Predicted 3D model of a 556-nucleotide part of an RNA (small-subunit ribosomal RNA, 5' domain) from an uncultured bacterium. Its mean pLDDT, the model's own confidence on a scale to 100, is 80. The RNAcentral record of the full RNA draws on ENA and SILVA.

[in-house]
Context: one part of a larger RNA
RNA sequence: GAUGAACGCUGGCGGCAUGCCUAAGACAUGCAAGUCGAACGAGACGACCUUUGGAAGACCGAAGUGCUUGCACUGAAGUAAGAAGAAGAUCAUCGUCUAGUGGCAGACGGGUGAGUAACACGUGGGUAACCUACCUUCAAGCUGGGGAUAACAGUUGGAAACGACUGAUAAUACCGAAUAAGAUAUAGCAAUAUAUUGAAAGGAGCCUUUAAAGCUCCACUUAAAGAUGGGCCUGCGGCGUAUUAACUAGUUGGUGAGGUAAUGGCUCACCAAGGUAACGAUGCGUAGCCGAACUGAGAGGUUGAACGGCCACACUGGGACUGAGACACGGCCCAGACUCCUACGGGAGACAGCAGUUAGGAAUAUUCGUCAAUGGGGGAAACCCUGAACGAGCAAUGCCGCGUGAGUGAUGAAGGCCCUAUGGGUUGUAAAACUCUGUUGUAUGGGAAGAACGGCCAUAUAAGGAAAUGUAUAUGGAGUGACGGUACCAUACCAGAAAGCUCCGGCUAACUACGUGCCAGCAGCCGCGGUAAUACGUAGGGAGCGAGCGUUAUCC
Numbered sequence: 001g002a003u004g005a006a007c008g009c010u011g012g013c014g015g016c017a018u019g020c021c022u023a024a025g026a027c028a029u030g031c032a033a034g035u036c037g038a039a040c041g042a043g044a045c046g047a048c049c050u051u052u053g054g055a056a057g058a059c060c061g062a063a064g065u066g067c068u069u070g071c072a073c074u075g076a077a078g079u080a081a082g083a084a085g086a087a088g089a090u091c092a093u094c095g096u097c098u099a100g101u102g103g104c105a106g107a108c109g110g111g112u113g114a115g116u117a118a119c120a121c122g123u124g125g126g127u128a129a130c131c132u133a134c135c136u137u138c139a140a141g142c143u144g145g146g147g148a149u150a151a152c153a154g155u156u157g158g159a160a161a162c163g164a165c166u167g168a169u170a171a172u173a174c175c176g177a178a179u180a181a182g183a184u185a186u187a188g189c190a191a192u193a194u195a196u197u198g199a200a201a202g203g204a205g206c207c208u209u210u211a212a213a214g215c216u217c218c219a220c221u222u223a224a225a226g227a228u229g230g231g232c233c234u235g236c237g238g239c240g241u242a243u244u245a246a247c248u249a250g251u252u253g254g255u256g257a258g259g260u261a262a263u264g265g266c267u268c269a270c271c272a273a274g275g276u277a278a279c280g281a282u283g284c285g286u287a288g289c290c291g292a293a294c295u296g297a298g299a300g301g302u303u304g305a306a307c308g309g310c311c312a313c314a315c316u317g318g319g320a321c322u323g324a325g326a327c328a329c330g331g332c333c334c335a336g337a338c339u340c341c342u343a344c345g346g347g348a349g350a351c352a353g354c355a356g357u358u359a360g361g362a363a364u365a366u367u368c369g370u371c372a373a374u375g376g377g378g379g380a381a382a383c384c385c386u387g388a389a390c391g392a393g394c395a396a397u398g399c400c401g402c403g404u405g406a407g408u409g410a411u412g413a414a415g416g417c418c419c420u421a422u423g424g425g426u427u428g429u430a431a432a433a434c435u436c437u438g439u440u441g442u443a444u445g446g447g448a449a450g451a452a453c454g455g456c457c458a459u460a461u462a463a464g465g466a467a468a469u470g471u472a473u474a475u476g477g478a479g480u481g482a483c484g485g486u487a488c489c490a491u492a493c494c495a496g497a498a499a500g501c502u503c504c505g506g507c508u509a510a511c512u513a514c515g516u517g518c519c520a521g522c523a524g525c526c527g528c529g530g531u532a533a534u535a536c537g538u539a540g541g542g543a544g545c546g547a548g549c550g551u552u553a554u555c556c
Base pairs, nucleotide, nucleotide: 001555002554003553005552006551007550008549009548012402013401014400015399016398017397018395019394020360025358026357027356029355030354031353034104035103036102039101040100042098043097044096045095046094047093049088050087051086052085058079059078063074064073065072066071067070111313112312113311121237122236123235124234125233126232127231130230131229135226136225137224139222140221141220143177145175146174152167153166154165155164156163157162182197183196184195185194186193187192202218203217204216205215206214239285240284241283246276247275248274251273252272253271254270255269256268257267258266288310289309290308291307292303293302294301295300315336316335317334318333319332338349339348340347341346366392368391369390370389374388375386376385377384378383405436406435407434408433415427416426417425418424419423440497441493442492443491444490445489446488450483456477457476458475459474460473461472462471500545501544502543503542504541505526506525507524511540512539513538514537515536521528522527
C1' cells in the first nucleotide's frame, strides 16, 4: 500500500460499487419455462334466436295552476320505442376460455467451483476427417392416397400415485405411392450412363350467390451458398515433491471390420513387440484456467471475489431416450444414502435458480416491485411468460463527495491543570457577546430525462395481379414509466438536529502532575515497573487521522 474481511469504541447525509471466503451440509413455503385456437378434434360459457318483462328518454297532449289572454309550468290517457331481469331453444354463425393431440422452446438465460495437473485453459495453427435448428440469399417443388390414436363415452383396478379393457373421432401427428434433386456403388480421362436408395402440409385473408379456380401472406420439402454456433487434431506455455525411479497389456504399431457428424485402440478379431522416462515418466499432494486484480521504480512476487471468456458439475454413482444440438440443474430409467406420505400392497422428493429457514462459523442482506427499458422463448399479431434484467430494501463493507458553521471578539472571564503560589503560566479567540450564511435538515408548492419501436389510425411509393386483400418501405398522429411525486427546481424557517478514535520512552509527530511500588500492569522490536515511572492507571495538556479510528488475519 491492499482486502468479498472480522472484532472493539464511535456514527450526520448523498452517489457508485460490493455482500456465505466456512458445510458441493440439510431444506418448510412461494415463485424462477412457457407459448401457439391463424395446426387439430372436442367441451364449457356468452352473443345472435324464441317467450315473458317492461325502465330511461321521445311524440302527442285531456285537465289544472300562474297570470303580462298567449306564454310558462305540472302533466292523466294514448302512440311507437325497447334497457335491466326471468325462462327456453339451437349448435347455423361469431367471440372468449379450457384439458388433450400437435408444433416450437425447455441444450439459452441463472447458480456453483466439488472434481480436474488434463489439449481443461491461454496462445498460434490444421480439419482434403466434420456437423449446424431458427436467420439470410438463390434455384426448384408443394401431386394423389391410406390406416390409426388421445381427448370423449362406457366398464373396471388402486388408500393414493397412477392405471387396464371396450367403443368412436381429427390434424401441420403417422405411413405408403408418384415426381425430382441428392447420396451410395460400378464403368469411364471426363461429360455421362446403369443400378440401389430417396421429399413435402397445410393455414389465414381477399374475391365469388355457393363450390372450384385464382391472388396475397405465413408455413412445408429438396438442392446450393452464407452467417452463427460447435466437434476433433496439434506446436508452445503456466505447480509442489526424487525421503516417489521405474511405468505400461488395448499397452505401442499394423491389417481388416464395427461404430461416429467426423479422425483415431474409440471398440473388436488377427499379427508384430513395442511405447514412456533424470529435458523427471509413474506415484503422491495441492489446484478450476485465463483476461485481469494487488504490490513493486522495474524485473518480479502473490491472488483468480465482483465484471468478461472458456471448462466442469447439478443429492452420490451409472445409463441411454428424444432432438439440429444433451448423455439434459427445475426431463426419463436403474442402484445407493437421506427425508416425507401410506389403508403396509406401494408411492413422492432433490434451492451449487431468487427470496427465505436451519446447521457450521469471527462473518455475509428482503420469503420486496415491475416487465417501463435492454435481452430471451412462443405467436401473423394483439399479447403471454421471463426471481434474466431493471429497480427498491438492509449493512460505514469499500471508494468518492459534503456537512457538523463563518466573521468580529481580551476584562486574556469563570472553571480545570501546573508552578518558585497575595502572584504567574496554560486551556485560549477558545467561550460568552454582536453581526452573518442556510450547504445539509424541516415544511410547502412545482416536477423530469430514461419512450424508441412493435401494434393501431391516416397518407404516399414499389413489384405482381383482372380486381380486391395483403407484403415491403417512408412520413405524420394518438398511446405506453416499476423506479417515483424519486432526482431536480422554487419559497419559508432555525446555528438550531450532526465528532469521535488512537497515540504521546526510542524507532515515531506529541509532557507534566498524582496514584502504584518487579505489585497491578504495558509491550510490534529494544524494553518499562523493586518510592521522585514523560513506558503501568487516572487527570490536565499535546500529536495524528477524521464519520471514522484502532486491533487481528493475509499478500506485496